[in-house]
RNA sequence: GCGAGAGUGGUUCAAUGGUAGAACGUAUCCUUCCCAAGGAUAAGACGCGGGUUCGAUUCCCGUCUUUCGCU
Numbered sequence: 001g002c003g004a005g006a007g008u009g010g011u012u013c014a015a016u017g018g019u020a021g022a023a024c025g026u027a028u029c030c031u032u033c034c035c036a037a038g039g040a041u042a043a044g045a046c047g048c049g050g051g052u053u054c055g056a057u058u059c060c061c062g063u064c065u066u067u068c069g070c071u
């Protein structure tokens, strides 16, 4: 330099154009003498910029980061 893949709560992953979910984690409360375990509730995310569309995490373009391959 070229090609391909990936980017979504703190972490690991879903969601093939119509209210962004799960597990673990975090906070508060309950249970307990305390811890652990358990239960209840809550907060928290679509890499960035444009385009298409009534509507975009999803489709298109650019860009950034990262992984793999080729040279």
Base pairs, nucleotide, nucleotide: 001070002069003068004067005066006065007064010024011023012022013021018054026042027041028040029039030038047063048062049061050060051059
Molecule: transfer RNA
Organism: Candidatus Staskawiczbacteria bacterium